[in-house]
RNA sequence: AAGAACAUAGUAUAAAGGUUAGUAUAAUGAUCUUCAAAAUCAUUGGUAGGUGUUCGAAUCACCUUGAUCUUG
Numbered sequence: 001a002a003g004a005a006c007a008u009a010g011u012a013u014a015a016a017g018g019u020u021a022g023u024a025u026a027a028u029g030a031u032c033u034u035c036a037a038a039a040u041c042a043u044u045g046g047u048a049g050g051u052g053u054u055c056g057a058a059u060c061a062c063c064u065u066g067a068u069c070u071u072g
Stems, first nucleotide, its partner, number of pairs: 001071004006066002010025004018055001027043005048064005
């Protein structure tokens, strides 16, 4: 420099264009326990940025940013 595939809670990930974006784990609180751990229950926290398409965008198009892989 060219090409490809990606970016979603602290972390790992799911989500035919259509209810409040779920699940696990972590964190916090409660129950239980002599105290802890484990277990159970609850809560908190998220779509990289911008523009567009659409009645409606995490999802589709374009640009930018970031990181990864391949080629030279």
The prediction has a mean pLDDT of 81. The RNA shown here (transfer RNA) has 72 nucleotides and comes from Russula griseocarnosa. Its Rfam family is "tRNA". Rfam classes the family as a transfer RNA. The organism belongs to Russula, within Eukaryota. RNAcentral holds the sequence, with entries from ENA.